[in-house]
This is a predicted structure of a 486-nucleotide part of an RNA (small-subunit ribosomal RNA, 3' major domain) from an uncultured bacterium. The RNAcentral record of the full RNA draws on ENA and SILVA. The prediction has a mean pLDDT of 87.

Context: one part of a larger RNA
RNA sequence: UGACGGGGGCCCGCACAAGCGGUGGAGCACGUGGUUUAAUUCGAUGCAAACCGAAGAACCUUACCUGGGUUUGACAUGCAGGUGGUACGAGCCUGAAAGGGCGAGGACCGCAUCUUCGGAUGCGGAGCCUGCACAGGCGCUGCAUGGCUGUCGUCAGCUCGUGUCGUGAGAUGUUGGGUUAAGUCCCGCAACGAGCGCAACCCCUGCGCCUAGUUGCCAUCAGUUAGGCUGGGCACUCUAGGCGGACUGCCGGCGACAAGUCGGAGGAAGGUGGGGAUGACGUCAAGUCAUCAUGGCCUUUAAGCCCAGGGCGACACACGUGCUACAAUGGCCAGCACAGAGGGCUGCAAGUCCGCGAGGGCAAGCGAAUCCCUUAAAGCUGGUCUCAGUUCGGAUUGCAGUCUGCAACUCGACUGCAUGAAGCCGGAAUCGCUAGUAAUCGCCGGUCAGCCAUACGGCGGUGAAUACGUUCCCGGGUCUUGUACA
Numbered sequence: 001u002g003a004c005g006g007g008g009g010c011c012c013g014c015a016c017a018a019g020c021g022g023u024g025g026a027g028c029a030c031g032u033g034g035u036u037u038a039a040u041u042c043g044a045u046g047c048a049a050a051c052c053g054a055a056g057a058a059c060c061u062u063a064c065c066u067g068g069g070u071u072u073g074a075c076a077u078g079c080a081g082g083u084g085g086u087a088c089g090a091g092c093c094u095g096a097a098a099g100g101g102c103g104a105g106g107a108c109c110g111c112a113u114c115u116u117c118g119g120a121u122g123c124g125g126a127g128c129c130u131g132c133a134c135a136g137g138c139g140c141u142g143c144a145u146g147g148c149u150g151u152c153g154u155c156a157g158c159u160c161g162u163g164u165c166g167u168g169a170g171a172u173g174u175u176g177g178g179u180u181a182a183g184u185c186c187c188g189c190a191a192c193g194a195g196c197g198c199a200a201c202c203c204c205u206g207c208g209c210c211u212a213g214u215u216g217c218c219a220u221c222a223g224u225u226a227g228g229c230u231g232g233g234c235a236c237u238c239u240a241g242g243c244g245g246a247c248u249g250c251c252g253g254c255g256a257c258a259a260g261u262c263g264g265a266g267g268a269a270g271g272u273g274g275g276g277a278u279g280a281c282g283u284c285a286a287g288u289c290a291u292c293a294u295g296g297c298c299u300u301u302a303a304g305c306c307c308a309g310g311g312c313g314a315c316a317c318a319c320g321u322g323c324u325a326c327a328a329u330g331g332c333c334a335g336c337a338c339a340g341a342g343g344g345c346u347g348c349a350a351g352u353c354c355g356c357g358a359g360g361g362c363a364a365g366c367g368a369a370u371c372c373c374u375u376a377a378a379g380c381u382g383g384u385c386u387c388a389g390u391u392c393g394g395a396u397u398g399c400a401g402u403c404u405g406c407a408a409c410u411c412g413a414c415u416g417c418a419u420g421a422a423g424c425c426g427g428a429a430u431c432g433c434u435a436g437u438a439a440u441c442g443c444c445g446g447u448c449a450g451c452c453a454u455a456c457g458g459c460g461g462u463g464a465a466u467a468c469g470u471u472c473c474c475g476g477g478u479c480u481u482g483u484a485c486a
Base pairs, nucleotide, nucleotide: 001486002485003483004482005481007480008479009478010477011476012475013474015470016469019433020432021431022430023429026324027323028322029321030320031319032318033317034315035314042053043052064310065309066308067307068306069305070304073134077133078132079131080130081129082128083127088105091102092101093100094099108125109124110123111122112121113120114119136299137298139297140296141295145293146292147288148287149286150284152282157196158195159194160193161192162191163172164171165170176187177186178185202276203275204274205273207244208243209242210241211240212239213238216234221231222230223229247270250264251263252262253261254260313452326426330385331384332383333382334381335380336379342373343372344371347366348365351362352361353360354359392423397418398417399416400415401414402413403412439462440461441460442459443458444457445456
């Protein structure tokens, strides 16, 4: 100087407390351990691994296994030799394919010579073959590395120059008194300044104004098949570009007359308005050699490459994350409403016909504020069920189908009929959340032929309870103290 303490002081954080909803029990989905296996490819392992890499494993992917095949190689560059009826190659044989074998036909470019101007010949090139250098490796090392990332933590810290103090390590500044979300600011001070962080500058959102109208509006006028549908109009909504607006600016109390804090006014909005992006010096030899790059090592008829089938989907178990439930604030049936944000041409598909349905046939419109996906659902109104393992719950299983795709046996999703399991609110323990939040309800998207999505990323609808307080648990900041630790 640090680190540590079941030392102390001060202060934060859904850390506890106060509340609301869960997990832990059930069934199923997914991930992991284990076990099994020819293989169940590999990595990730307390927080910070475990719906993680994987924003799509039937083949492919694919790295694994079994079997078949190949050796200058699927791919790059160079050298030497050969061929140049060469490259390419219909078709045939073999084979599961890959590969191996036979093979009709059959080109291109440059230069030169000859020419009957059609072309022929020669040399060279491209290409191909042989050989040699080499390629290749998702083989090892993340404890050789770059890059990227997680984490403490959006915590308020981490440092430097000069000066001063100390023999020195070092200290001071950065401590102290207040204050803040903040090393934020004020005051004081052997310090005076500065840098990286904080804040602000950026994006979305909340109010208004301007500009602009193939969206919007009967607001106003006319027509109307009654649909903003048409004429017409940019007022409003909206869209998207610009501008304004909030700064403790104003008033009062408190305070050191300071920083600031409490209350009030005005205002769409206050005291960082709400959300996002943004992550200091460093820590964990944290993670990644399987994104990529890369040193070294290893491999070279294999540890490279190609193909078929299988596996990554196994199942006595254990753990994690979720979904659906156990019902009446509910289930079922009928009718009636109201979003936002996205996506669409190997696409989204209106409409119509067929089918109980998944879906199929025909097919308008739309590269989209114009058409489509697109009926939002919870909700509201009426009816029914009457507390029951039920009209709860939907697992499992049988049969019949639809669609995608070369192909759904291993191993897809969906539909119809039948079947209806466990489950009556969950032990010890444990998680999330402080407001348009939790809870609850649906919608969209990426990946994608299809989909194992209950995941992930977004979007809106409905919309709470509680916070006395900081003694305690966890994590952190700061000052101080002890130490046999570094």